[in-house]
RNA sequence: AGCAUAUGUAGGCAAACCUGAUCGAAAGACAGGGACGCAAAGCCACGGGUCUACAGCGGACAUCGCUAAGACAGCCGGGUUGCCCUG
Numbered sequence: 001a002g003c004a005u006a007u008g009u010a011g012g013c014a015a016a017c018c019u020g021a022u023c024g025a026a027a028g029a030c031a032g033g034g035a036c037g038c039a040a041a042g043c044c045a046c047g048g049g050u051c052u053a054c055a056g057c058g059g060a061c062a063u064c065g066c067u068a069a070g071a072c073a074g075c076c077g078g079g080u081u082g083c084c085c086u087g
Base pairs, nucleotide, nucleotide: 001086002085012038013037017033018032019031020030022029023028036074042080043079044078046077047076048075049072050071051070056066057065058064
């Protein structure tokens, strides 16, 4: 330094799905199980994107439309920290 090569060693994380007298309006989160995958699948919503729509606004008052202060870091980019190991 992590641009290139290898994935040997020590370890790490955990999708779908299942469970819940948990939190939330929802999206989703959290906890236990689980294992599809991951070299940042650690962290930060800064840019784009996606999801939701309680409240708000509109409206033929509806099971409708708009809207992020909500959510996703395991969608992409960016920032930041970093293990074994390696030229």
Predicted 3D model of an 87-nucleotide RNA (c-di-GMP-I riboswitch aptamer) from Paenibacillus koleovorans NBRC 103111. It was read from a public genome assembly, where an Rfam model found it. Its mean pLDDT, the model's own confidence on a scale to 100, is 83.